[in-house]
Context: one part of a larger RNA
């Protein structure tokens, strides 16, 4: 001065992001025990007493049984009753004892309130995150009739399942209570014997190419041209998609603005008008969401950017990307409040242990 343990007058959280960290509390037996509740809890709630020897109650009461008698017998080392040496061995309670101190040492929950989360036990970032993230039971929605849908594989072929719609696969949501509004214009998914477009093939009207031949010309070389072979190729026909017609939000989503009114003011139950596919219903709200913001009042303290209750002016809540409520549970998260403390005021001192100086 660093590190490991120990003690501390007086205060007792003034410490500090924040009681981190230490300290408190701790067995057992009886007493007694809230709000809330899913009626199980919550609860070891909380808050108390008592606890060593020693006599006695007591070698009792309890226990465990060697063995022994008796009945029954599927004759067994079997069953039942009943008596028992011997072994272990209390406890209310009553009478003394001495100690600072009797769960004498080790071991051994601190406790109450409040609000957010997430129903719980689990589960995770091997090695800076264990949490409000995942998982979860339940719920919804869709696929999928069995050679199943689905996944893996070039193929056989395996899973799915030795199952078979009370089944299996994909999505979402997260017990459990009360509910889950509106909007199908876009996107997607489903359903539509019409009509519209359209690729392939099918047709093959018509058209070139090539030539046998026949004309023309002195000649090179023109013209026309049958079958054959060959090219291109209209109309007509012809899936699915798209278009179009419907349905569908626990599918992807989305869920408005201006004026203007009531006998004080404010304010608007009411009119008005503009756009929309519909204009945010129930609950909730300065929140894990509120910028402005330390919003405003109300608790709480002497003093309170936090906290906790109200308020609605929601920058930008909101209904399975699930609202709201809620017992119990959480090494979660905010505040407080009792205890108890060297965290602190504010340092002190004791043991150890490397550092470090010498040797």
């Nucleotide at each position: 001065a660093u590190c490991c343990a120990g003690u501390u007058a007086a205060g007792g959280a003034a410490c500090u992001c924040u009681g981190c960290a230490a300290a408190u509390u701790a067995c057992u037996a009886c007493u007694g025990u809230a709000a809330c509740u899913u009626c199980g809890g919550g609860a070891g709630a909380a808050a108390g007493u008592a606890g060593c020897c020693c006599g006695g109650g007591a070698g009792u009461a309890c226990u465990u049984g060697a063995g022994a008698a008796g009945a029954c017998u599927a004759c067994g080392c079997g069953u039942c009753u009943u008596c028992a040496a011997g072994g272990g061995g209390a406890a209310a309670u009553c009478g003394g004892g001495g100690g600072c101190a009797g769960a004498a040492a080790c071991u051994a929950g601190g406790g109450g309130g409040u609000a957010u989360c997430a129903a719980c036990u689990g589960u995770u970032u091997a090695a800076c995150a264990a949490a409000a993230a995942c998982a979860c039971a339940g719920g919804a929605c869709u696929c999928u009739g069995c050679a199943a849908a689905c996944u893996c594989a070039u193929u056989c072929g395996a899973g799915g399942a030795u199952g078979u719609a009370u089944a299996g696969g994909g999505u979402c949501u997260g017990a459990c209570g009360c509910c889950u509004g509106c909007c199908c214009g876009g996107u997607g998914c489903c359903g539509g014997a019409a009509g519209g477009u359209c690729a392939u093939g099918g047709g093959g009207a018509g058209a070139g190419g090539u030539c046998a031949u026949g004309g023309g010309g002195u000649a090179a070389c023109c013209c026309a041209g049958a079958a054959g072979c060959u090219u291109c190729g209209a109309a007509c026909u012809u899936a699915a998609g798209c278009c179009c017609c419907g349905g569908u939000a626990a599918a992807c989503g989305g869920c408005g603005g201006c004026c203007g009114u009531a006998a004080c003011u404010a304010u608007a139950a009411c009119g008005g008008u503009c756009c929309u596919a519909a204009g945010g219903u129930a609950g909730c709200g300065a929140a894990a969401u509120u910028c402005c913001u330390u919003g405003u009042c109300g608790g709480g303290u002497a003093a309170g950017u936090u906290c906790c209750g109200a308020c609605c002016u929601g920058c930008a809540c909101g209904a399975a990307u699930g609202g709201c409520g809620u017992a119990a549970u959480g090494a979660a998260u905010u505040c407080c409040c009792c205890a108890c403390u060297g965290u602190c005021u504010c340092g002190a001192c004791u043991g150890g242990a490397g550092a470090c100086u010498c040797a």
This is a predicted structure of a 359-nucleotide part of an RNA (large-subunit ribosomal RNA, domain IV) from a Pseudomonadota bacterium. NCBI's taxonomy places the organism under Bacteria, Pseudomonadati, Pseudomonadota.